The part of an RNA shown here (small-subunit ribosomal RNA, 5' domain) has 487 nucleotides and comes from a Candidatus Microgenomates bacterium. The organism belongs to Candidatus Microgenomatota, within Bacteria. Its mean pLDDT, the model's own confidence on a scale to 100, is 87.
Context: one part of a larger RNA
RNA sequence: GGAUGAACGCUGGCGGCGUGCCUUAGGCAUGCAAAUCAAGGGGACCGCCUCCGCAAGGGGGUGAGUUACCGGUGGACGGGUGAGUAAUGCGUGGGAAUGUACCUGGAAGUGGGAUAUAGCUUGCCGAAAGGUGAGGUAAUCUCCCAUGUGACCGCAAGGUUAAAGACGUAAGUCGCUUCUAGAUCAGCCUGCGUCCUAUCAGCUAGUUGGUGGGGUAAUGGCCUACCAAGGCUUCGACGGGUAGCUGGACUGAGAGGUCGGUCAGCCACAAUGGGACUGCGACACGGCCCAUACACCUACGGGUGGCAGCAACCGGGAAUAUUCGGCAAUGGGCGAAAGCCUGACCGAGCGACGCCGCGUGGAGGAUUGAAGGCCUUCGGGUCGUAAACUCCUUUUGUCUGGGAAGAUUAUGACGGUACCAGAAGAAUAAGCACCUGCCAACUACGUGCCAGAAGCCUCGGUAAUACGUAGGGUGCAAGCGUUAUCC
Numbered sequence: 001g002g003a004u005g006a007a008c009g010c011u012g013g014c015g016g017c018g019u020g021c022c023u024u025a026g027g028c029a030u031g032c033a034a035a036u037c038a039a040g041g042g043g044a045c046c047g048c049c050u051c052c053g054c055a056a057g058g059g060g061g062u063g064a065g066u067u068a069c070c071g072g073u074g075g076a077c078g079g080g081u082g083a084g085u086a087a088u089g090c091g092u093g094g095g096a097a098u099g100u101a102c103c104u105g106g107a108a109g110u111g112g113g114a115u116a117u118a119g120c121u122u123g124c125c126g127a128a129a130g131g132u133g134a135g136g137u138a139a140u141c142u143c144c145c146a147u148g149u150g151a152c153c154g155c156a157a158g159g160u161u162a163a164a165g166a167c168g169u170a171a172g173u174c175g176c177u178u179c180u181a182g183a184u185c186a187g188c189c190u191g192c193g194u195c196c197u198a199u200c201a202g203c204u205a206g207u208u209g210g211u212g213g214g215g216u217a218a219u220g221g222c223c224u225a226c227c228a229a230g231g232c233u234u235c236g237a238c239g240g241g242u243a244g245c246u247g248g249a250c251u252g253a254g255a256g257g258u259c260g261g262u263c264a265g266c267c268a269c270a271a272u273g274g275g276a277c278u279g280c281g282a283c284a285c286g287g288c289c290c291a292u293a294c295a296c297c298u299a300c301g302g303g304u305g306g307c308a309g310c311a312a313c314c315g316g317g318a319a320u321a322u323u324c325g326g327c328a329a330u331g332g333g334c335g336a337a338a339g340c341c342u343g344a345c346c347g348a349g350c351g352a353c354g355c356c357g358c359g360u361g362g363a364g365g366a367u368u369g370a371a372g373g374c375c376u377u378c379g380g381g382u383c384g385u386a387a388a389c390u391c392c393u394u395u396u397g398u399c400u401g402g403g404a405a406g407a408u409u410a411u412g413a414c415g416g417u418a419c420c421a422g423a424a425g426a427a428u429a430a431g432c433a434c435c436u437g438c439c440a441a442c443u444a445c446g447u448g449c450c451a452g453a454a455g456c457c458u459c460g461g462u463a464a465u466a467c468g469u470a471g472g473g474u475g476c477a478a479g480c481g482u483u484a485u486c487c
Base pairs, nucleotide, nucleotide: 001487002486003485004484006483007482008481009480010479013358014357015356016355017354018353019351020350021316026314027313030311031310032309035073036072037071040070041069043067044066045065046063047062048061049060050059051058052057080269081268082267089194090193091192092191093190094189095188098186099185103182104181105180106179107178108177109176110175111145112144113143114142120135121134122133123132124131125130150161151160152159153158165174166173167172195241196240197239202232203231204230207229208228209227210226211225212224213223214222244266245265246264247263248259249258250257251256271292272291273290274289275288294305295304296303297302322348324347325346326345330344331342332341333340334339361392362391363390364389372383373382374381375380398423399422400421401420402419406414431476432475433474434473435472437456438455442471443470444469445468446467452459453458
């Protein structure tokens, strides 16, 4: 000198674009953050029409009506955090023994039957959360039979293996099953690279390899039985410390050094530890089970919870924001669609936290260089064309009027915003640090090794350009200094 997710002191006019818990992966009141489908199913309720009835009520029909439940798809994405991890990771290049819902191309099919169970009705237990018995019901729930283009097993003979309907007057549309190819995504193996430490030198029994078996979508000590005795290591094994990795960022002429916040890719985690279930996919942040700690409710028998989602709160800290608006756009889930959901996202709010831009006026104005301040050799010098005064302008701000693009025929949170026009009026707007040398900028007074200054050398003990104040000056400027860290 440059840089920063900065903080602190003094000061502070505006706009645009960014950015904002680096500390306790500490604890969390409250609200919201993942639903959707009624064109899969049987009900219940509501409205309307109609029949019976004096009425209460009952039967039938109907509806872009409402919805708990069964069922389907999605809750494995999106969002957060960086604890752990020095390699089951990441980066880059290769590989073979794999899977892949939705999507795309192609081939074939979609026949017949069955009994369960929620909801519902009814009984019981419980403070609650909830549980339990009986009856009976549907399906795109489940099961059986058939068929076998195919697929799988097998040398072959042969064996095994599917399906679901819905809407519509219809045409048809959306589905369902099997196979195949693709696309996408994912799992696995491997070469090379990937911090410090030898005041860590030896480490290892599923350890290293083989055979049989098991397991997986798949290879493999992944697991198991038996057999062999191997495997790694001074080219640093093993141990200890530290750390998410990368694209990149900062600095530097470069080589290099340092860092990994925002954005993007990958990984890991979801109070702590463990486990599986469902599913194409999880060993699953807002799913389940167990244990532990903590917290809450309780009728003491027992229950409930997990913000490292968005806000907010307490705590910690030098320190880091709103319990905001909207689904208008982009994207995602579900749906035939209308649409619903979406704290992703788009916006607004707060903070000079950063970068960039603009403003705080311009021109004239001195033989009276005004008043005043400061200095003075008392002549004067200086602040200083600075002010006053004259003329001009109106960026910005204020007021008035108009008013977008972003959106397709429709739909705009932002927003009466940006922007445009007009009006009045210099009006609404300057500070901070420094002035001994390094280092641009000097005098006076006060103080008297005191009070204090200081990055280093040092300054201050009665004329201090080094302390404090004033005048003057220098440098930056809506900032200026200080501190911390990196180059």